[in-house]
RNA sequence: GGGGUCAUAGCUCAAUUGGUAGAGCACCUGUUUUGCACGCAGGCGGUCGUCGGUUCGACUCCGACUGGCUCCA
Numbered sequence: 001g002g003g004g005u006c007a008u009a010g011c012u013c014a015a016u017u018g019g020u021a022g023a024g025c026a027c028c029u030g031u032u033u034u035g036c037a038c039g040c041a042g043g044c045g046g047u048c049g050u051c052g053g054u055u056c057g058a059c060u061c062c063g064a065c066u067g068g069c070u071c072c073a
Stems, first nucleotide, its partner, number of pairs: 001072007010025004019056001027043005049065005
């Protein structure tokens, strides 16, 4: 320098090919216990890496950029 791939909640990851996002763990509250933990019930938390484009409508499609991993030279 060129190619591929990834970027979603505090962490690990989903989302059926366009119709405004979920799970587990963590955290908070209640319940349970002499108390803690476990269990059970509920809750909080995300302008989906950034900027544009297409579209009535974009996490999803297209382009550029940034960063991680990887291959070639």